[in-house]
RNA sequence: UGACCCGUAGCUCAGUGGCAGAGCGGUCGGCUGAUAACCGACAGGCCGGAGGUUCAAAUCCUCCCGGGUCAA
Numbered sequence: 001u002g003a004c005c006c007g008u009a010g011c012u013c014a015g016u017g018g019c020a021g022a023g024c025g026g027u028c029g030g031c032u033g034a035u036a037a038c039c040g041a042c043a044g045g046c047c048g049g050a051g052g053u054u055c056a057a058a059u060c061c062u063c064c065c066g067g068g069u070c071a072a
Stems, first nucleotide, its partner, number of pairs: 001071007010024004018055001026042005048064005
């Protein structure tokens, strides 16, 4: 310098045009003599940033930022 991939909850990741979700973790409750396990509920997101396309964008396009792999 170029090519490709990734960026979504505290962590690991789904979701690829029309409701933002799961597991783990956290809080509260249940269960237990107690703890763990198990069960229920709740909280936690301006989807990396800006612009564009569209009736509608996490999702498509462009640029930028950050991370990774490869080539030189």